[in-house]
The prediction has a mean pLDDT of 84.
A computed fold for an 85-nucleotide RNA from Syntrophomonas sp. UBA1368, annotated as c-di-GMP-I riboswitch aptamer.
It was read from a public genome assembly, where an Rfam model found it.
The model forms 100% of the base pairs in the Rfam consensus.
The organism belongs to Syntrophomonas, within Bacteria.
């Protein structure tokens, strides 16, 4: 160094929820907080799953699409700490 297993010790994140703030939305970001998590460390390539502004279609309205999101939905690709084998 590589592979598996592993989290006792030092640690790490950081869900719901609430407060600002961005966004049409889903959600994102900050802060508080802790459901959980050995990668819940990092990337939108595949898959799924949310949303639907704009387009399409309709015209009572429902519908349909991602270029948007989602990495804490799976695989994947990158790549770390303790310990044992």
């Nucleotide at each position: 160094g590589g592979u598996c297993u592993u989290g006792a010790a030092g640690g790490g994140c950081a869900a719901a929820u609430c407060u600002a703030u961005c966004g049409a939305a889903a959600g994102g970001u900050a802060g508080a907080g802790a459901c959980g998590c050995a990668a819940a460390g990092c990337c939108g390539c595949g898959g799924g799953u949310c949303u639907a502004a704009g387009g399409c279609a309709a015209a009572c309205a429902a519908g349909c699409u991602a270029u948007g999101a989602u990495a804490g939905c799976c695989g994947g690709g990158u790549a770390g700490c303790u310990a044992g084998a």